[in-house]
RNA sequence: GCGGGUGUAGCUCAAUGGUAGAGCGUCAGCCUUCCAAGCUGAAUGUUGUCGGUUCGAGCCCGUCCACCCGCU
Numbered sequence: 001g002c003g004g005g006u007g008u009a010g011c012u013c014a015a016u017g018g019u020a021g022a023g024c025g026u027c028a029g030c031c032u033u034c035c036a037a038g039c040u041g042a043a044u045g046u047u048g049u050c051g052g053u054u055c056g057a058g059c060c061c062g063u064c065c066a067c068c069c070g071c072u
Stems, first nucleotide, its partner, number of pairs: 001071007010024004018055001026042005048064001050062003
């Protein structure tokens, strides 16, 4: 330099172009003599950046950035 892949909550991951969710974790309450476990509830987010298409984009297209793989 060329090609390909990935990017969503603190972490691991979902989500047919139509209200962004789950598990774990965190916080509060209940329970317990206390802790752990259990139960209930709450907070999570500029879906990597900037644009485009569309009535509507996490999803489709372009660009850039970061990481990974391959080729040279």